[in-house]
RNA sequence: GCCGAGGUGCUGGAAUUAGAAGACAGUAUGGACUUAAAAUCCAUUGGAGUUUACUCCGUGCGGGUGCAAGUCCCGCCCUCGGCA
Numbered sequence: 001g002c003c004g005a006g007g008u009g010c011u012g013g014a015a016u017u018a019g020a021a022g023a024c025a026g027u028a029u030g031g032a033c034u035u036a037a038a039a040u041c042c043a044u045u046g047g048a049g050u051u052u053a054c055u056c057c058g059u060g061c062g063g064g065u066g067c068a069a070g071u072c073c074c075g076c077c078c079u080c081g082g083c084a
Stems, first nucleotide, its partner, number of pairs: 001083007010026003019067001028044005046057004060076005
């Protein structure tokens, strides 16, 4: 240099027929159980606002298409694999 795969919460990792995010697991916090702890079970576990139930923003960075983009297109950055 060329080809291919990928970049998503604190972490791993889903969602690629565009229909509208974070499934599932870990971690952490709170609660239940216990004399106490461990194990187990329940809830929560991106950010902001907040009336605590909702709203807005958020998929490497910047653009584009489109009613709608994590997903499609263009440029750039980074990681991994292959070829030279």

Overview
A computed fold for an 84-nucleotide RNA from a Candidatus Nealsonbacteria bacterium, annotated as transfer RNA. Its Rfam family is "tRNA". Rfam classes the family as a transfer RNA. Lineage of the source: Bacteria > Bacteria candidate phyla > Candidatus Nealsoniibacteriota. Its mean pLDDT, the model's own confidence on a scale to 100, is 80.